RNA sequence: GGCCCCGUAACUCAGCGGUAGAGUGGCAUCUUUACACGGUGCAGGUCGUCGGUUCGAAUCCGGCCGGGGCCA
Repeated sequence: GGCCCCGUAACUCAGCGGUAGAGUGGCAUCUUUACACGGUGCAGGUCGUCGGUUCGAAUCCGGCCGGGGCCA
RNA backbone atom coordinates (compact mmCIF):
# COMPACT_ATOMS: atom_id res chain seq x y z
C1' G A 1 0.00 0.00 0.00
C1' G A 2 -4.34 -3.57 -1.49
C1' C A 3 -8.46 -6.68 0.19
C1' C A 4 -11.92 -8.72 3.99
C1' C A 5 -14.56 -8.57 8.87
C1' C A 6 -16.12 -5.71 13.15
C1' G A 7 -17.75 -0.74 15.74
C1' U A 8 -25.34 -0.55 19.05
C1' A A 9 -26.49 0.64 27.19
C1' A A 10 -20.99 0.08 32.14
C1' C A 11 -19.84 -5.27 29.85
C1' U A 12 -21.33 -9.45 26.24
C1' C A 13 -24.43 -9.32 22.12
C1' A A 14 -29.46 -9.13 19.17
C1' G A 15 -31.95 -5.97 15.85
C1' C A 16 -30.71 -6.34 8.08
C1' G A 17 -35.65 0.30 5.72
C1' G A 18 -40.98 2.30 9.60
C1' U A 19 -40.27 5.74 17.00
C1' A A 20 -33.72 0.88 19.65
C1' G A 21 -33.93 -4.54 22.74
C1' A A 22 -32.09 -8.87 25.81
C1' G A 23 -28.69 -11.07 29.40
C1' U A 24 -25.18 -9.53 33.09
C1' G A 25 -24.17 -5.24 36.02
C1' G A 26 -26.31 -0.47 38.80
C1' C A 27 -30.46 1.80 41.82
C1' A A 28 -35.27 1.38 44.39
C1' U A 29 -38.81 -1.87 46.41
C1' C A 30 -41.10 -6.76 48.06
C1' U A 31 -39.47 -11.11 50.59
C1' U A 32 -35.73 -12.34 55.27
C1' U A 33 -34.10 -11.10 62.21
C1' A A 34 -30.15 -10.00 58.55
C1' C A 35 -27.39 -11.32 54.10
C1' A A 36 -27.65 -14.18 49.77
C1' C A 37 -31.10 -16.19 46.18
C1' G A 38 -35.69 -14.90 43.98
C1' G A 39 -40.02 -11.34 42.30
C1' U A 40 -41.35 -6.31 40.48
C1' G A 41 -40.06 -1.57 38.78
C1' C A 42 -36.57 2.38 37.30
C1' A A 43 -32.25 4.71 35.30
C1' G A 44 -28.75 4.26 31.51
C1' G A 45 -27.89 4.87 24.05
C1' U A 46 -27.63 11.89 19.29
C1' C A 47 -26.48 3.12 17.04
C1' G A 48 -17.76 5.28 15.88
C1' U A 49 -17.84 9.92 12.76
C1' C A 50 -19.01 13.04 8.33
C1' G A 51 -21.79 13.09 3.93
C1' G A 52 -25.23 10.68 0.26
C1' U A 53 -29.88 7.75 -1.21
C1' U A 54 -35.02 7.61 0.64
C1' C A 55 -41.34 10.18 2.58
C1' G A 56 -38.46 7.60 6.33
C1' A A 57 -31.57 4.97 7.79
C1' A A 58 -28.74 1.40 13.51
C1' U A 59 -30.09 -1.04 8.74
C1' C A 60 -28.47 0.70 1.89
C1' C A 61 -23.95 3.64 -0.57
C1' G A 62 -19.22 6.54 -0.04
C1' G A 63 -15.15 9.10 2.79
C1' C A 64 -12.64 9.23 7.40
C1' C A 65 -11.38 7.24 12.47
C1' G A 66 -10.56 2.94 15.69
C1' G A 67 -9.89 -2.62 16.36
C1' G A 68 -8.78 -7.50 14.09
C1' G A 69 -7.20 -10.70 9.96
C1' C A 70 -4.94 -12.01 4.99
C1' C A 71 -1.63 -10.54 0.94
C1' A A 72 2.50 -7.53 -0.73